[in-house]
Predicted 3D model of a 413-nucleotide RNA (Bacterial RNase P class A) from Gordonia amarae NBRC 15530.
The model forms 96% of the base pairs in the Rfam consensus.
It matches the Rfam family "Bacterial RNase P class A". About the family: Ribonuclease P (RNase P) is a ubiquitous endoribonuclease, found in archaea, bacteria and eukarya as well as chloroplasts and mitochondria.
Lineage of the source: Bacteria > Actinomycetes > Mycobacteriales > Gordoniaceae > Gordonia amarae.
Model confidence (mean pLDDT): 76 of 100.
The RNAcentral record of the sequence draws on ENA and Rfam.
The same sequence occurs in records of 2 taxa.
RNA sequence: CGAGUCGGCCGGGCGGCCGCGGCGCGCGGAACGACCGGUCACCGGAGACGCCGAGCGCCGAGGAAAGUCCGGACUCCACGGAGCAGGGUGGUUGUUAACGGCAACCCGGGGUGACCCGCGGGACAGUGCCACAGAAAACAGACCGCCGACGGCAUCUCGGUGCCGCCGGUAAGGGUGAAACGGUGCGGUAAGAGCGCACCAGCGACGCGGGUGACCGCGCCGGCUUGGUAAACCCCACCCGGAGCAAGGCUGAAGUCCGCACCGACAGGUGCGGGUGCGCAGGUGUUCGAGGGCUGCUCGCCCGAGCCUGCGGGUGGGCCGCUUGAGGUACCCGGCGACGGUGUGCCCAGAUGGAUGGUCGCCGCCCACGCCUCGCGUGGGCACAGGAUCCGGCUUACACGCCGACUCGUUCG
Numbered sequence: 001c002g003a004g005u006c007g008g009c010c011g012g013g014c015g016g017c018c019g020c021g022g023c024g025c026g027c028g029g030a031a032c033g034a035c036c037g038g039u040c041a042c043c044g045g046a047g048a049c050g051c052c053g054a055g056c057g058c059c060g061a062g063g064a065a066a067g068u069c070c071g072g073a074c075u076c077c078a079c080g081g082a083g084c085a086g087g088g089u090g091g092u093u094g095u096u097a098a099c100g101g102c103a104a105c106c107c108g109g110g111g112u113g114a115c116c117c118g119c120g121g122g123a124c125a126g127u128g129c130c131a132c133a134g135a136a137a138a139c140a141g142a143c144c145g146c147c148g149a150c151g152g153c154a155u156c157u158c159g160g161u162g163c164c165g166c167c168g169g170u171a172a173g174g175g176u177g178a179a180a181c182g183g184u185g186c187g188g189u190a191a192g193a194g195c196g197c198a199c200c201a202g203c204g205a206c207g208c209g210g211g212u213g214a215c216c217g218c219g220c221c222g223g224c225u226u227g228g229u230a231a232a233c234c235c236c237a238c239c240c241g242g243a244g245c246a247a248g249g250c251u252g253a254a255g256u257c258c259g260c261a262c263c264g265a266c267a268g269g270u271g272c273g274g275g276u277g278c279g280c281a282g283g284u285g286u287u288c289g290a291g292g293g294c295u296g297c298u299c300g301c302c303c304g305a306g307c308c309u310g311c312g313g314g315u316g317g318g319c320c321g322c323u324u325g326a327g328g329u330a331c332c333c334g335g336c337g338a339c340g341g342u343g344u345g346c347c348c349a350g351a352u353g354g355a356u357g358g359u360c361g362c363c364g365c366c367c368a369c370g371c372c373u374c375g376c377g378u379g380g381g382c383a384c385a386g387g388a389u390c391c392g393g394c395u396u397a398c399a400c401g402c403c404g405a406c407u408c409g410u411u412c413g
C1' cells in the first nucleotide's frame, strides 16, 4: 500500500421568529360543577378544588420505537388437581427473572488464514424414500468377465489350444452411478474372496493420563468390517395452565323501583335520598342442580338462582391502571467472556382523532464538474424511520462517516 475478517460508535450542528404535550409555581377571570347556609323545583355566601386565560421554570421518542417471532413482569379466570392430546427445545458448561436468548468451549464442515456455518440425542424399535444409469441401491447381485465339470465342433508337433451350449464356483479386474458390503501389499486358490498375514482406516472392549463437562490423547486386545436419509413419519430426554392493558378496577348516564317533600283541578311533573342497572312475550330451572368455570378431551373438583330465545329502547362518558423499573449511564472490583457485586455521581415522555413542527440564515460531511490546485467556485445529496402497559431478546430496514483489533499478499528499511 492492497485485499479481507470481527467488533464498536454516530444518526448533522448553531442561532432567530412563530407554534405543540406534560409537570410545577404564582397571577388574573368567571361562578357552570363541587362547598357552606336557608324559608330548598329557588335564594344567598365564599372562592380552597374542578374550569378558562396568559406568564415563568423544568422535561419531552428509537437503534431499531418496525415485525408481533420468543420469554417474562403485571391483571383476571382462581384459593386449585390428575391423565391423554397438543406444543416447544435437543452437544457441554456457564449467565439470566426467564427464553428457542447470550458467552465460552467440544465435535463436524468450509476457508491459505483471521474467522464463518450447524433444527449437533437415536438408523441395532419400526415404517418410508434414494430419480436416471446400472446386474444390483439393503443384507442385494452377475452386464462384460475369470475358473472348473459335462457335451459338441475345429485344429494339432497328440503336450494341448480355440469356439459354442449348459451346469457349478467367484465378486479380485472392467463398466454404471452422488453412493456398490473397507484400503494397499504379500501369500493362498481351479479361479478368487480378510480366506490368512503386515501396515492403515473404521467399530468395540480394557487400562492410563488431561479436562467441571461435552470430549481429547496414548497403550493394548479383538470378530475382521454391519449404505445414506429423522428441518421424512417416528423413538428417547427435558420443559410448558389460559387469556390478555381493548387485562382489570372505580364511577357515571339513559331507563326503572321504593320512600319523603313540593307544584298542580286531574293527568302528571320537580327535588332529595336509597336500591337497581331497561321494557314486553315465551321456554326452562331453583339443592333430585338449569347454567357456568378449570386451554381441547376425560376424570375429578368448585361456583350456583338464575339461565335461554324473540321484539323494542338507552348509554357506550369520566377517572384509575399510566410509568421509579429484573431502569439506564460513568468510574471501581471479580470474571477469557456473557455477566455479576458494591459505592458515588448524573439521567428519567405518558398522549387518548392521539404531543417536539413550520420558516429563515449560517455552518458541517459526502459526491460530481470546473479552475489560477495552500485551496476556491457551481450544482446535487445527507439514510431507515415515530411511543400507547412495561421490560429482556431475536429478525428485518438503514445515506454519510468515525474508531479499534486481527489475517493474507506485495514493497521498502
Base pairs, nucleotide, nucleotide: 001409002408003407004406005405006404007403008402009401012363013362014361015360016359017358018357020060021059022058023057024056025055027053028052029051032050033049035045036044037043038042062384066395067394069393070392071391072390073389074244075243076242077241081299082298083297084296086240087239088238089237090236091105092104093103094102095101106120107118108117109116110115121235122234126233127232128229129228130227143174144173145170146169147168148167150165151164152163153162154161155160182200183199184198185197186196187195201225203222204221206219207218208217209216210215248320249319250318251317255276256275257274258273259272260271261270262269263268278312279311280310281309282308283307284306291303292302293301294300327347328346329345330344331343332341333340334339364382365381366380367379368378369377370376371375